[in-house]
Parts: sequence; C1' cells; structure tokens
RNA sequence: AAUUAAUAUUGGCAAAAUCUUCGAAAGAGGAUGACGCAAAACCAUGGAUCUACAGCCUCAUUUUUAAAUCAGAGGCCAUGACUGCCAGGUUGCUGAA
Repeated sequence: AAUUAAUAUUGGCAAAAUCUUCGAAAGAGGAUGACGCAAAACCAUGGAUCUACAGCCUCAUUUUUAAAUCAGAGGCCAUGACUGCCAGGUUGCUGAA
C1' cells in the first nucleotide's frame, strides 16, 4: 500500500414504540428510547417499494334540455417519498492475520 472485518479501545449513528410539530398522504423534523449498524456517513443516479393533493377517465347525482361547475364513489398517473431494500458514485475511524 492492497485485500479484508477477527478482537479490543476511543468516539459515532439510532429500529420499534410513545409524545409533539409539519404534510392531502406516503413520510419528515424535535424529545424520550435502543432493535441493530464499519459506512445505519453523504448523493434520489438506476431498479424495487410506498403514497395520490393536483391532473385525466368512468359512474352516480344536480339541472326544463344540452354543456360546464361544486360536493360523492372508483380507476390511472410522480412531478411526492424512501439510502436502516438492492445496486452505483464520493468520503472515512481502528488494525489481528
């Protein structure tokens, strides 16, 4: 130096759950809390997954008729989210063999 992740030390992060704030939701921030993590550090670039406010379509309803709008139900849709699902990129503590 490369490969690698045994063990130990010093530090670090923090799942579920509860409370609270934001958000239409998925989810996110804060506090408590530790299931775990050597990249559980950073980047939504690709895939997977989650959600569907708005938009589009259908149905039903309303209206003297037609069209349109509002409220209702269903479907589609990422531009929303997730890196503690998997890849990819960047950086990085320790040091047995």
The prediction has a mean pLDDT of 77. c-di-GMP-I riboswitch aptamer, 97 nucleotides, folded computationally. It was read from a public genome assembly, where an Rfam model found it. The model forms 95% of the base pairs in the Rfam consensus. Rfam family: c-di-GMP-I riboswitch aptamer. Gene Ontology term of the family: cyclic-di-GMP binding.